[in-house]
RNA sequence: GGCCUCGUAGUUCAACGGAUAGAAUAUGGGAUUGCGGAUCCCACGAUACAGGUACGAUUCCUGUCGAGGUCA
Numbered sequence: 001g002g003c004c005u006c007g008u009a010g011u012u013c014a015a016c017g018g019a020u021a022g023a024a025u026a027u028g029g030g031a032u033u034g035c036g037g038a039u040c041c042c043a044c045g046a047u048a049c050a051g052g053u054a055c056g057a058u059u060c061c062u063g064u065c066g067a068g069g070u071c072a
Base pairs, nucleotide, nucleotide: 001071002070003069004068005067006066007065010025011024012023013022018055027043028042029041030040031039048064049063050062051061052060
């Protein structure tokens, strides 16, 4: 350098082109407890970036950036 796969909450993972982008865990608050832990309830928090297609894009297309693999 060519080609392939991937990029979503702090972390690990979901999401037929149409849901309020969902869950677990973490974090914060509350209940409970003699104090903690465990348990229960609530809250917070994300689509790498820029374009395009489409009535509608996390999803499809193009480019850039980043990660991994493969060939030379």
This is a predicted structure of a 72-nucleotide RNA (transfer RNA) from a Candidatus Vogelbacteria bacterium. RNAcentral holds the sequence, with entries from ENA. Rfam family: tRNA. Rfam links the family to the GO term triplet codon-amino acid adaptor activity. Lineage of the source: Bacteria > Bacteria candidate phyla > Candidatus Vogeliibacteriota.